This is a predicted structure of a 256-nucleotide part of an RNA (large-subunit ribosomal RNA, domain VI) from Euglena archaeoplastidiata. Its mean pLDDT, the model's own confidence on a scale to 100, is 86. NCBI's taxonomy places the organism under Eukaryota, Discoba, Euglenozoa, Euglenida, Euglena. The RNAcentral record of the full RNA draws on ENA and SILVA. Its Rfam family is "Bacterial large subunit ribosomal RNA". Rfam links the family to the GO terms structural constituent of ribosome and ribosome.
Context: one part of a larger RNA
RNA sequence: UGUUAGAGUAUUGAAAGGAGCUUUCCUUAGUACGAGAGGACCGGGAAGGAUACACCACUGAUGUACCAGUUUUUGUGCCAACAGAAUACGCUGGGUAGUUAAGUGUAGAGUGGAUAACUGCUGAAAGCAUAUAAGUAGGAAGCCCACCUUAAGAUGAGUACUCUUUUUUAAGGUCACGACUAGACUAGUCGUUAGAUAGGUAUUAGGUGUACGGUUAGUAAUAACUUUAGCCGAGAUAUACUAACAGACCGAACGU
Numbered sequence: 001u002g003u004u005a006g007a008g009u010a011u012u013g014a015a016a017g018g019a020g021c022u023u024u025c026c027u028u029a030g031u032a033c034g035a036g037a038g039g040a041c042c043g044g045g046a047a048g049g050a051u052a053c054a055c056c057a058c059u060g061a062u063g064u065a066c067c068a069g070u071u072u073u074u075g076u077g078c079c080a081a082c083a084g085a086a087u088a089c090g091c092u093g094g095g096u097a098g099u100u101a102a103g104u105g106u107a108g109a110g111u112g113g114a115u116a117a118c119u120g121c122u123g124a125a126a127g128c129a130u131a132u133a134a135g136u137a138g139g140a141a142g143c144c145c146a147c148c149u150u151a152a153g154a155u156g157a158g159u160a161c162u163c164u165u166u167u168u169u170a171a172g173g174u175c176a177c178g179a180c181u182a183g184a185c186u187a188g189u190c191g192u193u194a195g196a197u198a199g200g201u202a203u204u205a206g207g208u209g210u211a212c213g214g215u216u217a218g219u220a221a222u223a224a225c226u227u228u229a230g231c232c233g234a235g236a237u238a239u240a241c242u243a244a245c246a247g248a249c250c251g252a253a254c255g256u
Stems, first nucleotide, its partner, number of pairs: 001153001005164007015150004021049007033038001051107005059101004066094005071086006110145001112144002118138004172250004176192005197243003200239005206232003213226005
């Protein structure tokens, strides 16, 4: 901007894209076949590989939020306790959310249709023969459909339901504001006091691993007890304490 009033929600599917893979084993059966050696078609079942998509309950990775240990050095007057620097974590051991694969789940299913090469049946022209001329049957990982996704700018602009009636307005939408399942910006999604949207607070799943101070034992390093502590908690639940305030703008036609 169009789709011939303007909107909201739900849809049909012209068309397009994706997928389509494959191995081994068991059985049929040591059967058919074959002198033997060897060794099937057809059919049934199982386990895999690679690939694709999705997910994070499990196993892990990461996790410069976090917790702990530890070295050198500087500082807080000293001890103790802390803080800074040593990488754009000093090093080391762990690790929630999130992200993720090596983890988990799913997929390639059709006794569908038309065919290729090829193989037939009946059968003349041409008393024979001939799969072909009339008629008629099969046949492929390929083609069409089926499966998954997008999809009415499909200008051929589709369909259904619902809402709105004239004006500085309606239905509805945009800005604004609080945000995140979203995200470079946009866009998308949710919320805006008739409210749990974010922060805070309380409790907590969970992480780390027993804080500081004190008491006791020891010359001391250190250990035990207080103490499964202290700290954290991107997740969960609750709670209007703080902030979503205040607002602004756009927006419709014939007929009766």